[in-house]
A computed fold for a 429-nucleotide RNA from Alteripontixanthobacter maritimus, annotated as Bacterial RNase P class A. The sequence is in RNAcentral, with records from Rfam. The model forms 96% of the base pairs in the Rfam consensus. Its mean pLDDT, the model's own confidence on a scale to 100, is 75. Rfam family: Bacterial RNase P class A. Rfam's curators write: Ribonuclease P (RNase P) is a ubiquitous endoribonuclease, found in archaea, bacteria and eukarya as well as chloroplasts and mitochondria. The family's RNA type in Rfam is ribozyme.
RNA sequence: CCAGGGGGCCGGGCAGCCGCGUUGGAGUUCGCUCCACCGAGGAAAGUCCGGGCUCCACGAAACAAGGGUGGCGGGUAACGCCCGCCGGGCGCUUCGCAAGAGGCGUUCAGGGACAGUGCCACAGAGAGCAGACCGCCUGCGGGUUUCGAUCCAAGGGUAAGGGUGAAAGGGUGCGGUAAGAGCGCACCGGGGAUGCGGCAACGUAUCCCGCACGGCAAACCCCACCCGGAGCAAGGCCGAAUAGGGACGGCGCGGGGGCCUUCGGGCUCGCAGGGGUGUUUCGCCCCUCGUGCAAACGGCGACCGUCCGGGUUGGCUGCUGGAGCGGCGGAGCAAUCCGCCGCCUAGAUGAAUGGCUGCCAUUGCAGAUACGGUCCGGUUUCGGAUACCGUCUGUGAUACAGAACCCGGCUUACAGGCCCCCUGGUAUU
Numbered sequence: 001c002c003a004g005g006g007g008g009c010c011g012g013g014c015a016g017c018c019g020c021g022u023u024g025g026a027g028u029u030c031g032c033u034c035c036a037c038c039g040a041g042g043a044a045a046g047u048c049c050g051g052g053c054u055c056c057a058c059g060a061a062a063c064a065a066g067g068g069u070g071g072c073g074g075g076u077a078a079c080g081c082c083c084g085c086c087g088g089g090c091g092c093u094u095c096g097c098a099a100g101a102g103g104c105g106u107u108c109a110g111g112g113a114c115a116g117u118g119c120c121a122c123a124g125a126g127a128g129c130a131g132a133c134c135g136c137c138u139g140c141g142g143g144u145u146u147c148g149a150u151c152c153a154a155g156g157g158u159a160a161g162g163g164u165g166a167a168a169g170g171g172u173g174c175g176g177u178a179a180g181a182g183c184g185c186a187c188c189g190g191g192g193a194u195g196c197g198g199c200a201a202c203g204u205a206u207c208c209c210g211c212a213c214g215g216c217a218a219a220c221c222c223c224a225c226c227c228g229g230a231g232c233a234a235g236g237c238c239g240a241a242u243a244g245g246g247a248c249g250g251c252g253c254g255g256g257g258g259c260c261u262u263c264g265g266g267c268u269c270g271c272a273g274g275g276g277u278g279u280u281u282c283g284c285c286c287c288u289c290g291u292g293c294a295a296a297c298g299g300c301g302a303c304c305g306u307c308c309g310g311g312u313u314g315g316c317u318g319c320u321g322g323a324g325c326g327g328c329g330g331a332g333c334a335a336u337c338c339g340c341c342g343c344c345u346a347g348a349u350g351a352a353u354g355g356c357u358g359c360c361a362u363u364g365c366a367g368a369u370a371c372g373g374u375c376c377g378g379u380u381u382c383g384g385a386u387a388c389c390g391u392c393u394g395u396g397a398u399a400c401a402g403a404a405c406c407c408g409g410c411u412u413a414c415a416g417g418c419c420c421c422c423u424g425g426u427a428u429u
Base pairs, nucleotide, nucleotide: 001425002424003423004422005421006420007419008418009417010416012360013359014358015357016356017355018354020039021038023036024035025034026033027032041400045411046410048409049408050407051406052405053231054230055229056228066227067226068225069224070223071085072084073083074082075081086110087108088107089106090105091104092103093102094101095100111222112221116220117219118216119215120214133162134161135158136157137156138155141152142151143150144149170188171187172186173185174184175183189211190209191208192207193206194205195204196203197202235317236316237315238314245308246307247306248305249304250303251301252300253299254271256269257268258267259266260265272288273287274286275285276284277283289298290297291296324343325342326341327340328339329338330337331336361398362397363396364395365394366393367392368391369387371390372389373388374385375384376383377382
């Protein structure tokens, strides 16, 4: 310098004019006006996960159902988040004949496949207690023959090689064999036992075993652990007008009885309580009670007054000082935690936080001059070339996106710019 990857930060600045919202102050004709302070984000977004807060439900606990999480350790209020470690995959690189091993980076829903069930498409001869399609070897029998051999071929052997596939029952090498094969051996991989190290996941050494136990649980399932529901339109307070509900009293009418009567009527007693039909209204039924010998009846009102409760529009609250921010110091590999000092930093509710102009900044494009760099010639001074860099001029662009109860995460979007780290290549020293 080029290519690739990871992490952090910023995401326009200044001035003038106009405008918006909260709060405070002043004025006011109570409509509002003036002044001052403050006024979006790294994601305010998606609403995916975890909490605070609020209400509802609920003796506690356990089991069941449903949902979620899943290596180990740590962090945290908590998490599916973060940090560190372990293990597997992939990439680069070093070593090795190779299989493979080491280093660095990156990635992983990374518990269990001898508890059981199920699935493995297409292709392929064969896909799960596997498989002879091609090939290789042997070869009954037959043909040709220059007698060396060669061709066809029943049957048999073979999992080395080819081919199919995501996957074909360990790998590399040497031996071995008719050809082959853990058939034998060495190494690598794998399984088991024991020892050692580690809090643990796990690692490692020795011995044994020729090598089983294919893959899928993001299929059912099994194991361990976690989880009550709804959400600021939560919740609380105030509360009209109109309409509607209830209680009491009055008035009127009704029906049951008693007394009086001039037979028109008048006076008077009582008209209540409970249960069933899931709930409410209506209706029906039952019981008690009241009037009555019994039968029977046992409340209605477009009325008036007083009171009570619910509640729509609306208003207030919840509401912003908090797992807060900054600096310094300490503990820790880190996430994070602890201590001290300092700071106050949006609270709108048809929803404020903006617009215009000028200058600057960054950057794209077009052009100009030859002032500086650069190149050529000549060598104190100079002459020439060139738009590659700086310079100047003109013109364009400056993203994603807008708090709504508040936090911690994750994910997604983002013009442009800055910084740091890692890997590989190339060049120079």